[in-house]
Context: one part of a larger RNA
RNA sequence: UGUUGGAAAUUUGAAAGGAAGAAUCUUCUAGUACGAGAGGAACGAAGGUUCGGAGCCACUGGUCCACCGGUUAUCUGAUAAGGUAAGCCGGGCAGCUACGCUCUAGAGGAUAAGUACUGAAAGCAUCUAAGUACGAAACCUUCCUUGAAAAGAAAUUUCUUGAACUCUCAUAAAAGAUGAGGUUAAUGGAUACGGUGUGUAAGUACCAAGGUAACGAGGUAUUUAGCAUGCGUACC
Repeated sequence: UGUUGGAAAUUUGAAAGGAAGAAUCUUCUAGUACGAGAGGAACGAAGGUUCGGAGCCACUGGUCCACCGGUUAUCUGAUAAGGUAAGCCGGGCAGCUACGCUCUAGAGGAUAAGUACUGAAAGCAUCUAAGUACGAAACCUUCCUUGAAAAGAAAUUUCUUGAACUCUCAUAAAAGAUGAGGUUAAUGGAUACGGUGUGUAAGUACCAAGGUAACGAGGUAUUUAGCAUGCGUACC
């Protein structure tokens, strides 16, 4: 763009793709069938393990240059508070992840080789010639993903409402697109409270080895503080 007014929502499923599963062990069957004994099954049922595949982050682990703390060198005159070395070190929520967690059957249909029933040609016999029944991870469904451009271009319901740009954004994101909002407003920020992370801020007071003294690394209290916040709620 088309599908013949336009639009929204919910479906159908022609067709396409998939390997979505594979292997193995244990127990029962059973010390049974079988066998003189020695030994020793199966059909079927139940439960695990490994590999592969898909999904997820409550738990465990990793990461977490958002964040908090310690510390070295140097700079901002000193303290405090910071900058740089994307310094080194200890932690770490959300998020992302595996080493973590969940799922990963079976059944049906029509058959192959094969096994049969009935049964003539050929008074017998014969699975086949007519007819009938079983039979495999292969085939077709069931399962997963895509899928109205399936030109026979679908169906149902509802509406008859302008759309785009722009602005705040994220459950979305290469650009576009998609989605949530724009005063009839909780989209984002800020603020308050909570949760979470770090680990007890500065200032002040007291103590402190030593020192005549000035001073003094450090410790204790105020202080589960201070700081931060990709989280929750509320208000404006």